[in-house]
RNA sequence: CGUAGAUAAAGGCAAACCCAUUGAAAAGUGGGGACGCAAAACUAAAGGGGCUAAGUUGUUGGAACAAUAGGUCAGCCAGUUGUCGGA
Repeated sequence: CGUAGAUAAAGGCAAACCCAUUGAAAAGUGGGGACGCAAAACUAAAGGGGCUAAGUUGUUGGAACAAUAGGUCAGCCAGUUGUCGGA
C1' cells in the first nucleotide's frame, strides 16, 4: 500500500413507530426511540433502478383513468472517500 473483517478497542450512524412541522404527493426536517449497519460517510438530469404525479398531455357529460420528473429515495445496486488492529 492492497485485500479481507474478529464475541477486539475507541467510537459513529439510527429502521419501524410516536409527536411537531414542510410538501399536491412521494418524501424531508427536528425531538423521542433502536431494527440494524465495517462505510447506514459523500454522490440524485449529466451510472442503473425504485417511489410520487402538483403541473402538462390524452380520454370522458362528469367523477375519474392513463402517460410523463432537473420532485424524491444513498438503509436498492453502484461510484468516490475513510477509522482500527488480532488472523
The prediction has a mean pLDDT of 84. Predicted 3D model of an 87-nucleotide RNA (c-di-GMP-I riboswitch aptamer) from Pseudalkalibacillus salsuginis. The organism belongs to Pseudalkalibacillus, within Bacteria. It matches the Rfam family "c-di-GMP-I riboswitch aptamer". Rfam's curators write: GEMM was predicted in a large-scale screen for bacterial structured RNA regulatory elements.